[in-house]
Context: one part of a larger RNA
RNA sequence: GAACGCUGGCGGCACGCUUAACACAUGCAAGUCGAGCGAUCGGCUUUGGGGAGCUUGCUCCCCGAAGUACGGAGCGGCGAACGGGUGAGUAACACGUGGGCAAUCUGCCUCGAAGUCUGGGACAACCCCGGGAAACCGGGGCUAAUACCGGAUACGCUCGCUGGGUCGCAUGGCCCGGUGAGGAAACGGAUUCCGCUUCGAGAGGAGCCCGCGGCCUAUCAGCUUGUUGGUGGGGUAACGGCCCACCAAGGCUUUGACGGGUAGCCGGCCUGAGAGGGUGUACGGCCACAUCGGGACUGAGACACGGCCCGAACUCCUACGGGAGGCAGCAGUGGGGAAUCUUGCACAAUGGGCGCAAGCCUGAUGCAGCGAUGCCGCGUGAGGGAUGAAGGCCUUAGGGUUGUAAACCUCUUUCGGCAGGGAAGAAGCCACGGGUCACCGUGGUGACGGUACCUGCAAAAGAAGCCCCGGCUAACUACGUGCCAGCAGCCGCGGUAAUACGUAGGGGGCGAGCGUUGCCC
Numbered sequence: 001g002a003a004c005g006c007u008g009g010c011g012g013c014a015c016g017c018u019u020a021a022c023a024c025a026u027g028c029a030a031g032u033c034g035a036g037c038g039a040u041c042g043g044c045u046u047u048g049g050g051g052a053g054c055u056u057g058c059u060c061c062c063c064g065a066a067g068u069a070c071g072g073a074g075c076g077g078c079g080a081a082c083g084g085g086u087g088a089g090u091a092a093c094a095c096g097u098g099g100g101c102a103a104u105c106u107g108c109c110u111c112g113a114a115g116u117c118u119g120g121g122a123c124a125a126c127c128c129c130g131g132g133a134a135a136c137c138g139g140g141g142c143u144a145a146u147a148c149c150g151g152a153u154a155c156g157c158u159c160g161c162u163g164g165g166u167c168g169c170a171u172g173g174c175c176c177g178g179u180g181a182g183g184a185a186a187c188g189g190a191u192u193c194c195g196c197u198u199c200g201a202g203a204g205g206a207g208c209c210c211g212c213g214g215c216c217u218a219u220c221a222g223c224u225u226g227u228u229g230g231u232g233g234g235g236u237a238a239c240g241g242c243c244c245a246c247c248a249a250g251g252c253u254u255u256g257a258c259g260g261g262u263a264g265c266c267g268g269c270c271u272g273a274g275a276g277g278g279u280g281u282a283c284g285g286c287c288a289c290a291u292c293g294g295g296a297c298u299g300a301g302a303c304a305c306g307g308c309c310c311g312a313a314c315u316c317c318u319a320c321g322g323g324a325g326g327c328a329g330c331a332g333u334g335g336g337g338a339a340u341c342u343u344g345c346a347c348a349a350u351g352g353g354c355g356c357a358a359g360c361c362u363g364a365u366g367c368a369g370c371g372a373u374g375c376c377g378c379g380u381g382a383g384g385g386a387u388g389a390a391g392g393c394c395u396u397a398g399g400g401u402u403g404u405a406a407a408c409c410u411c412u413u414u415c416g417g418c419a420g421g422g423a424a425g426a427a428g429c430c431a432c433g434g435g436u437c438a439c440c441g442u443g444g445u446g447a448c449g450g451u452a453c454c455u456g457c458a459a460a461a462g463a464a465g466c467c468c469c470g471g472c473u474a475a476c477u478a479c480g481u482g483c484c485a486g487c488a489g490c491c492g493c494g495g496u497a498a499u500a501c502g503u504a505g506g507g508g509g510c511g512a513g514c515g516u517u518g519c520c521c
Stems, first nucleotide, its partner, number of pairs: 002517005009378006015371002017336001022334003026331003031078003036075002040069001041071002043068011085289003095213007104206003109202007117151004126141006157182011188194002215261003222252003227249008264286004268279004291312005314325004342368001344367003350364001351362004381411004391402004415462001417457005425448001428445007465510005470491003476505005486493002
């Protein structure tokens, strides 16, 4: 965050599975780079040869060559750890707040210093052979690189030994040296430029540690053996019983240990004069999870929602040998439920990934659709109009009331309808041309949308309900009923004159809502 009943004109802004972290058909949600690389299956362009049709210079077919990086595949790079979802678990340094790291890491970005020398061997793609129903797999052969592996150089970097200065909160930190050992790279691509390697600083990010703070239960009182500490080692980016060997016997607890129950935490939100109480939906920060359980790999970063491996349940395919899958992404389906939306449009904007760029991708996002779910705004007409018409209801039968209400007259036209015009959001970005590279000129770029908005046209024309009327509590009569039927939040009404039931007339309250139920103060 509502639901239900009756009713329902328009718009703006929000919000919309609180239940089954139940199961999911289908589509989409993470790609991109040819300015890293080789090949050539297809496409396109140019062209050589042959053939056919013939409108005699065009079309089609076959074989071949060169180019292109347009489509598909491959090697390689970056991204895929962000963005998006959910709240299951978690009572914990998870969160909030304040500190600490003399115990740490950091891709891309910014600044500074130095460098980029020299060799080598492979593996895909491709070709050949084979296995399989499929998913896919095996063997042999060729090949490129910003892929991979050697060697060289490197003050600074790391490690060991060591001298001096200075500072500190113990371990120690910082600065200047000496010495030994070890460690790089892609003259790669490109028109300006973009990259590669090492070291230092920064920014942002991450990890770890500590003080304090915030649920219930004692009908849970004792808990603990890697347990508490030490020595030595392993491991990590890093401290640590994190892990291990040995040694000691400790550690926690009525200021509530241990156990049980419940729960993501906060900024906030609701309420209240405040103190406080309740709550954590939307938006923002942090955490945790990704069918359930476990594990590591790659990497700057994961123990990884749309990656891998193993186990389990479930579903699907199968030629029975074996395989495939994971919506708590967006929409959508079944189920559960009182209950919660479209299998929409667009990358135009903002932001993200890749790319020099053009650009590509983006169910993030921007919009539209549905829902009175909420809040806010507007309308359903305005002025005049008494013989107080008719009708209804009541009546003491005179009248009263509905009631200026209607009719009727004058006027207006919001909103809705129709017609015409029609944006801002494009700051900028892109292409082409010029240029003394500051810039100038021209052109292009909008999902929403022919929407907002503006103008005109017609006619009061299309637009009111719901609850209540005994007291609390604002609003009263008649008839029907007769402790019946029924009402009811509490007190209580109804048994023959019921302002309390039902209907009518009248009245009161709110109004595109009004009531009821639930929850909180």
The part of an RNA shown here (small-subunit ribosomal RNA, 5' domain) has 521 nucleotides and comes from an uncultured Actinomycetes bacterium. RNAcentral holds the full RNA, with entries from Greengenes.